Notes:
Predicted 3D model of a 1481-nucleotide RNA (small-subunit ribosomal RNA) from an uncultured bacterium. The sequence is in RNAcentral, with records from ENA and SILVA.
[in-house]
RNA sequence: AACGAACGUUAGCGGCGCGCCUAACACAUGCAAGUCGCACGAGAAAGGGCUUCGGCCCCGGUACAGUGGCGCACGGGUGAGUAACACGUGGGUAACCUUCCCUUUGAUGGGGAAUAACCUUCCGAAAGGGGGGCUAAUUCCGCAUAAGACCACGCGGACGAAAGUUUGCGGGGUAAAAGCCGGCCUCUAUAUAUAAGCUGGCGUCAGAGGAUGGGCCCGCGUCCCAUCAGCUAGUUGGUAGGGUAAUGGCCUACCAAGGCAAAGACGGGUAACUGGUCUGAGAGGAUGAUCAGUCACACUGGAACUGAGACACGGUCCAGACUCCUACGGGAGGCAGCAGUGGGGAAUUUUGCGCAAUGGACGAAAGUCUGACGCAGCGACGCCGCGUGAGUGAUGAAGGCCUUCGGGUUGUAAAGCUCUGUGGGGAGGAAAGAAUAAGCCUUGGCUAAUAUCCAAGGUGAUGACGGUACCUCCUUAGCAAGCACCGGCUAACUCUGUGCCAGCAGCCGCGGUAAGACAGAGGGUGCAAACGUUGUUCGGAAUUACUGGGCGUAAAGCGUGUGUAGGCGGCUACAAAAGUCGGACGUGAAAGCCCCGGGCUCAACCCGGGAAGUGCGCUCGAUACUGUGUGGCUAGAGUUUCGGAGAGGUUGGUAGAAUUCUCGGUGUAGAGGUGAAAUUCGUAGAUAUCGGGAAGAAUACCGGCGGCGAAGGCGGCCAACUGGACGAAAACUGACGCUGAGACACGAAAGCGUGGGGAGCAAACAGGAUUAGAUACCCUGGUAGUCCACGCCGUAAACGAUGGGUGCUAGGUGUUACUGGUUUUGACUCCGGUAGCGCCGUAGCCAACGCAUUAAGCACCCCGCCUGGGAAGUACGGCCGCAAGGCUAAAACUCAAAGGAAUUGACGGGGGCCCGCACAAGCGGUGGAGCAUGUGGUUUAAUUCGACGCAACGCGAAGAACCUUACCUGGGCUAGAAAACGCAGGAACCCGGUAGAAAUAUUGGGGUGCUACUCUGUAGAAUCUGUGGUUAGGUGCUGCAUGGCUGUCGUCAGCUCGUGUCGUGAGAUGUUGGGUUAAGUCCCGCAACGAGCGCAACCCCUAUCGUUAGUUACCAGCGGGUCAAGCCGGGAACUCUAACGAGACCGCCGAUCUUAAAAUCGGAGGAAGGUGGGGAUGACGUCAAGUCAUCAUGGCCCUUACGUCCAGGGCUACACACGUGCUACAAUGGUCGGUACAAAGGGUUGCAAGCGCGCGAGUGCAAGCUAAUCCCAAAAAACCGGCCUCAGUACAGAUAAGAGUCUGCAAUUCGACUCUUUGAAGGUGGAAUCGCUAGUAAUCGCUGAUCAGCAGGCAGCGGUGAAUACGUUCCCGGGCCUUGUACACACCGCCCGUCACACCAUGGGAGUCGUUUGCUCCAGAAGUAUCCGCGCCAACUCGCAAGAGAGGCAGGGUCCCAAGGAGUGAACGGUAACUGGGGUG
Repeated sequence: AACGAACGUUAGCGGCGCGCCUAACACAUGCAAGUCGCACGAGAAAGGGCUUCGGCCCCGGUACAGUGGCGCACGGGUGAGUAACACGUGGGUAACCUUCCCUUUGAUGGGGAAUAACCUUCCGAAAGGGGGGCUAAUUCCGCAUAAGACCACGCGGACGAAAGUUUGCGGGGUAAAAGCCGGCCUCUAUAUAUAAGCUGGCGUCAGAGGAUGGGCCCGCGUCCCAUCAGCUAGUUGGUAGGGUAAUGGCCUACCAAGGCAAAGACGGGUAACUGGUCUGAGAGGAUGAUCAGUCACACUGGAACUGAGACACGGUCCAGACUCCUACGGGAGGCAGCAGUGGGGAAUUUUGCGCAAUGGACGAAAGUCUGACGCAGCGACGCCGCGUGAGUGAUGAAGGCCUUCGGGUUGUAAAGCUCUGUGGGGAGGAAAGAAUAAGCCUUGGCUAAUAUCCAAGGUGAUGACGGUACCUCCUUAGCAAGCACCGGCUAACUCUGUGCCAGCAGCCGCGGUAAGACAGAGGGUGCAAACGUUGUUCGGAAUUACUGGGCGUAAAGCGUGUGUAGGCGGCUACAAAAGUCGGACGUGAAAGCCCCGGGCUCAACCCGGGAAGUGCGCUCGAUACUGUGUGGCUAGAGUUUCGGAGAGGUUGGUAGAAUUCUCGGUGUAGAGGUGAAAUUCGUAGAUAUCGGGAAGAAUACCGGCGGCGAAGGCGGCCAACUGGACGAAAACUGACGCUGAGACACGAAAGCGUGGGGAGCAAACAGGAUUAGAUACCCUGGUAGUCCACGCCGUAAACGAUGGGUGCUAGGUGUUACUGGUUUUGACUCCGGUAGCGCCGUAGCCAACGCAUUAAGCACCCCGCCUGGGAAGUACGGCCGCAAGGCUAAAACUCAAAGGAAUUGACGGGGGCCCGCACAAGCGGUGGAGCAUGUGGUUUAAUUCGACGCAACGCGAAGAACCUUACCUGGGCUAGAAAACGCAGGAACCCGGUAGAAAUAUUGGGGUGCUACUCUGUAGAAUCUGUGGUUAGGUGCUGCAUGGCUGUCGUCAGCUCGUGUCGUGAGAUGUUGGGUUAAGUCCCGCAACGAGCGCAACCCCUAUCGUUAGUUACCAGCGGGUCAAGCCGGGAACUCUAACGAGACCGCCGAUCUUAAAAUCGGAGGAAGGUGGGGAUGACGUCAAGUCAUCAUGGCCCUUACGUCCAGGGCUACACACGUGCUACAAUGGUCGGUACAAAGGGUUGCAAGCGCGCGAGUGCAAGCUAAUCCCAAAAAACCGGCCUCAGUACAGAUAAGAGUCUGCAAUUCGACUCUUUGAAGGUGGAAUCGCUAGUAAUCGCUGAUCAGCAGGCAGCGGUGAAUACGUUCCCGGGCCUUGUACACACCGCCCGUCACACCAUGGGAGUCGUUUGCUCCAGAAGUAUCCGCGCCAACUCGCAAGAGAGGCAGGGUCCCAAGGAGUGAACGGUAACUGGGGUG
């Protein structure tokens, strides 16, 4: 795009078309083929009229029926069968027929006979039938005649090779006929008219020609399967005969043995064919409704009759199935005609009107018949046209929907105003389709004729549709819009609901709480009396590729050759003209498509004309090319001569090394083997070593991307036989060539058969190891086999994953073989040629990789092969094989992919380079104990919540007794505990009482301020109380809706961009490489050149020095002064404080890279040396990492509660498990006493000296200090001295009892501290695991935040102060380069097979059921033919007759043959216990 459609929703009108695609299933009822009285005989009843009642007349020679003629073979239906001369197209028929029709020729004489109807009789239920009798014809039968026809014969002509065809002449033979109707009287007869006759018409017979229609034959075209490869006995041909309208094995007899087939016979499946129709740019593909041409069929099968024509839809006979009637004896029927019914089905109409038109049958005609046809009815089934209103109308109404709450949209849409009148309704008018027929008139023709008849003109009935189309008037915007879709493809977007549910879906895919994809709504888009869905066809699909594809790696080159058929084929001349090209002619039906014009108001539709129809045939011409024929040529191909190279092949012989075995000698305890071992061998003498012997197999070095071969493949040496290629130079043949379906041959390894052989090696097997296991890898043994001969097998990643041949298209380089030249004594070298084998590379090609004169380039020729993945190279069938198996080769079902090349990542028990307390080397811990703290778990009314590998777990929490607090229990409040606004009242505020656990409720008293003004007062600001509605509130959910902040990789060195360049592209380059660095740090190189975020530096602290400044810090010198003391004067040196500077940069020297750089190493100087030490600083990104409970925030949820207030409780529980810590286990210690030395901080609701009291925590009094001034404040380890002496202790301090202190409203649950007493576990900690590289670890104390109080935690501070690092193999993490990849959620990836379960399709299967069909046999209806025909018979012949004959009928026999029966095969399909694999989950 289309449709004979169907289904769903919807539906106003008209025109034109179309309407059982399924059951060629069965059919009730009616109709669909009759007609002619001008062929013929017979001939009513009823009715009407008259009547003398006997009957007569009309209807009427009418109806019904019969004989006869013509028609019934057309028209109409259907598509079952048919793969065929059925159809299409073009021819042939000299091998034929043709009723009716036309033209033309010649006839139409004279006889006879029968039979229906009718009458009668009989049988039968009926259908129907029998007998007897009468009769007519255009019925039937003889005879006559025969122009012409037909038949045979004779004699000629033409064509032809012949057969034969055709034609002329001659005589011979054969066969005809029917009448009917009208008119007239010129001639004859009877005599107003009729007959003969004449004349006209229609018929009849015999010819000829035409037209029309057919029969038969031929060329070409016409579906699928080769898993159908061989078929055929009337088969193929001949002769003779029969038969037919006619050729012919069409049929019969005889003879011969042929015929068809890979260009597809035979078989199977499917199917009516065509013009056309649909699609497509075309070529094609699909299709064959309606219309038209042809064929076939008519319940199924068979058969003939009649006829011009049939093997006959509405005829006959027989058989079968089915249905109906029946008196049971027997009969009837055939809608695939039109309607209609049942059934089937998703599905397809009225038992209508009419012969008015067109056409047909009959008729002289009137006319009759006609379900052909013309119309109407039903159906949106299709195409076409029309309408459902038009204009105006903004407060952009209301309502709906959305909203960022401003608005937007529905939307000029509506309403309103002004118009129009198609369709619908009412009334009225009103067609075309009709042409002519009979009859009448006129003219002309035939004729004797004004008859008849014929022709032309005039006049002249008839309409089913239908009072329909159409026209006019009236009526009123009044009665007339839906369907699908809105994620992309694909035009059209939001809200709500739902929550991987319900559902959608053509493909991709949507849906798991913010769905433009589900459902609804609003809005929109598309089409519109329709719109969607389903089905089917073509297109897109270059996705079967003729036009117009491919085969190295995506599917695809046969393992290789030889060669048959076939296809293709060098140069040249001539001929002919098959292909080819051009012209003419015929045909290519009509309709349809296309163009032009016309008719319905337009269109659809219809009419006229034209064009086209790419085809076929015939003819004339052309001759370049192809083919053909003849002749020539040598460039292709081949032959001959000479030559060298070679693991080419076959056979025979032979050689040495090695292994093993065996014999002998020497010799002693191991050998062997492995990662390490063991099995194994060995004291019966192994291994090792020397000598002799045996046997089998294979040939080190040479040896090489060297050689040879078609491929497989070929390797010591010698000989024989033998194939091919190559080089050189001539001669010869003259296209002899290339490819190659089938076919044939060769064909690694393994395997098979028979017979040998067997040293080594070695499937199977055994043992030992390894391992979770180890039917493996490793080891020790070991049999087939490996070897030989003969015969099979026929496959491999048989690979260059690349078929063969020929020609052309830059080069460079190596190598093998032969050869030419230069040169040389010669061998090389060098420059060339030919043939091979390799590498690199230009153009070109390619998806890319890559290929590139050895093409995957440019062309030609031939062969093979491919067409999504799986199922499957499987099943079935066939062929081959001894078997194993091979070759050929599907389908059901299933998936939305499978695949190639390249890219970026990620990953690897891949590689290279390099880092890091990563390992190693060290030091100290954790894991064991007790306690603290966090977590899990458990418990609980609640034990609030979050955090979960590193990167949760002394984390949020820098501090839960109340508060905090989010949890639980109980008691309260509901505009609320806090905020904005309105109204009312009172300033605010302060002090009490009562109830209660408190919240709260209630009540008493005091108190009136500030600002402004129009000042007894009013208004206002702030604040409080009450009240109202907009609203508050939520630590309720979602960190997977988010912002912000944070962790982590990781302070790792990376991450990117612009321009350029390269690539079809993803992308690459830069950023890789060589060095170097802590570093993508720097240098060099480079199709890159630059740049950004990171690194580094800039910032802070610290180490040295300087300058400035000296109070509260300092005190060297001077003075004063004390028990002592910077205490005082003073000083500005030092320390220090805190501001500014200096200093360090590979700057200097040397070495290394080096000849150059960056840099590295060493040194000097220096307080400090190679980023001096520390901090702050965290690129692009990753982990849907963490946090909705800091805060903010979308959505959802609660609103007398999930909000809020209060009291009490809980977060502090405790069998247990884990993390992080503290204290220890002691002597490098504990304890007692003494004596030193810090830094950094904090302090006015605070730090507190000092004095007093208390054993102590503390307390009372209290100076000083808003701090370099005073205080906290004692630093501790250390050092000195005493005691303890290895013990669960003078270690350790848990636990517990008692007594206290402090903070606080309050220490019971549940604080810290003090004193006395108690004195647990613990004696250095399993597997495992953590931190640390220098002022570090370890160890020692001090301070601070939080805080009323509470630290073993955290954040800081200083004191003392080590050990070790060979090194980068390994573990972990990371960086760069490279490689492989089937991974990309990225190795915590992907993924294979068995087993178990469920479902699905399928193969095999003892069988069983069905369909189709072959062969053999039986059988044999009807019927044709043939034979008999003793029974029977009108026409003709003979005969007076009887009768006989000719001819025929019944009946019977035979051949053929349908149904049916028996037997035996084949093919296909269904089903089946069981069984095999396959697919999906």